This is a predicted structure of a 145-nucleotide RNA (c-di-AMP riboswitch aptamer (ydaO/yuaA leader)) from a Eubacteriales bacterium. Rfam family: c-di-AMP riboswitch aptamer (ydaO/yuaA leader). Rfam describes the family as follows. This family represents a conserved RNA structure found upstream of the ydaO and yuaA genes in Bacillus subtilis and related genes in other bacteria. NCBI's taxonomy places the organism under Bacteria, Bacillati, Bacillota, Clostridia, Eubacteriales. Of the family's consensus pairs, 88% are formed in the model.

RNA sequence: AUAAUUUAAAUGCUGAAUUCCCUGAAAACUACAGCCAGGGAAGCGGGGGACCUAAUCUUUGGGGUAAAUUCCGGCGGAAUGCCGGAAAGGGUGUCUCUUCUACCUAACCCGUCAACUAACCUCGCAAGCGAUAAGAGGAGGAGUA
Numbered sequence: 001a002u003a004a005u006u007u008a009a010a011u012g013c014u015g016a017a018u019u020c021c022c023u024g025a026a027a028a029c030u031a032c033a034g035c036c037a038g039g040g041a042a043g044c045g046g047g048g049g050a051c052c053u054a055a056u057c058u059u060u061g062g063g064g065u066a067a068a069u070u071c072c073g074g075c076g077g078a079a080u081g082c083c084g085g086a087a088a089g090g091g092u093g094u095c096u097c098u099u100c101u102a103c104c105u106a107a108c109c110c111g112u113c114a115a116c117u118a119a120c121c122u123c124g125c126a127a128g129c130g131a132u133a134a135g136a137g138g139a140g141g142a143g144u145a
Base pairs, nucleotide, nucleotide: 012129013128014127018042019041020040021039022038023037024036043125044124045123046122047121048120053115061113062110063109064108065107069087070086071085072084073083074082075081088105089104090103092102093101095140096139097138098137099136100135
C1' cells in the first nucleotide's frame, strides 16, 4: 500500500410486529433487574363471517399475507426458469414536502374452499439491515450568529 474477515461507533431504517401487569424457572451468599417460559391487558395489523348489493365463475383450479403486478422481445423441449426493456406499484438517501436521480418488485401460506359483509369467531406482534462515503435543485420549518 492492497485485499478479505471480525468488532465497536448510528437518540437510524424496512415492517402490524409495541408497551404494561402477574406467575414460574434459572441464578454468584442474598436481593433486584435482565434473559427464558406461561398467562393476561391495552394498542397496532390480518383472516373468516348475514340481510342487501354485486358477480357468472367452478383443473385452464381457486384463494390469502406482502409494494412485490401486467405487458413486449430473446434463449430454451418446457417451466412459476434465465436475459433485456416498458408501464404500474414500493422504500431509503439523517428536519418536512416536492422534482430529478441512484435502487427494489421477493418470499411464504391455505388445500378444492372463502365477493362484499353487522353481530360474532379467530390469528400475529416476527425477521432483517445500517460507515471512507456523505445524491442534486426548489420551497418551507427549526436552531444558531